RNA sequence: GCCGGUAUAGCUCAAUGGUAGAGCAACGCAUUUGUAAUGCGUAGGUUGUGGGUUCAAGUCCCUCUGCCGGCU
Numbered sequence: 001g002c003c004g005g006u007a008u009a010g011c012u013c014a015a016u017g018g019u020a021g022a023g024c025a026a027c028g029c030a031u032u033u034g035u036a037a038u039g040c041g042u043a044g045g046u047u048g049u050g051g052g053u054u055c056a057a058g059u060c061c062c063u064c065u066g067c068c069g070g071c072u
Base pairs, nucleotide, nucleotide: 001071002070003069004068005067006066007065010024011023012022013021018055026042027041028040029039030038048064050062051061052060
């Protein structure tokens, strides 16, 4: 230099173009003499940046950035 993959909650990951979710973690309550475990609940997201298509974009298209891999 060329090609491909990937970017979503604190972490690991989902999500047919039509209300962004789960597990773990955090917090509260219950349970316990107490802790852990367990049960119930709560909160937490400009879906990496900037544009485009569309009635509607995490999803499709383009650009840039970070990371991973391949080729030379």

A computed fold for a 72-nucleotide RNA from a Candidatus Yanofskybacteria bacterium, annotated as transfer RNA. Its Rfam family is "tRNA". It is annotated as a transfer RNA. Its family is annotated with triplet codon-amino acid adaptor activity in the Gene Ontology. Taxonomically the source falls in Candidatus Yanofskyibacteriota (Bacteria, Bacteria candidate phyla).